[in-house]
RNA sequence: GCCAGCUUAGCUCAGCGGUAGAGCACUCGAUUCGUAAUCGAGCGGUCCCGAGUUCGAUCCUCGGAGCUGGCUCCA
Numbered sequence: 001g002c003c004a005g006c007u008u009a010g011c012u013c014a015g016c017g018g019u020a021g022a023g024c025a026c027u028c029g030a031u032u033c034g035u036a037a038u039c040g041a042g043c044g045g046u047c048c049c050g051a052g053u054u055c056g057a058u059c060c061u062c063g064g065a066g067c068u069g070g071c072u073c074c075a
Base pairs, nucleotide, nucleotide: 001071002070003069004068005067006066007065010024011023012022013021018055026042027041028040029039030038048064049063050062051061052060
């Protein structure tokens, strides 16, 4: 340099045009002599960035950025 995949909550990941979700973590409560565990509730988001298409974009198109892997060139 080329190709492919990935980027969504603090972490790990779903969701792929119509109000963004789960588990874990965190906070509060219940339970317990107390802690853990368990149960219930709550908090938590620029869906990587910009533009386009659309009545409407996390989702489609284009460009950019970052991460991972493969290939190639030079040394």

Annotation: Transfer RNA from a Gemmatimonadaceae bacterium, 75 nucleotides, folded computationally. Rfam family: tRNA. By type it is a transfer RNA. Model confidence (mean pLDDT): 82 of 100. NCBI's taxonomy places the organism under Bacteria, Pseudomonadati, Gemmatimonadota, Gemmatimonadia, Gemmatimonadaceae.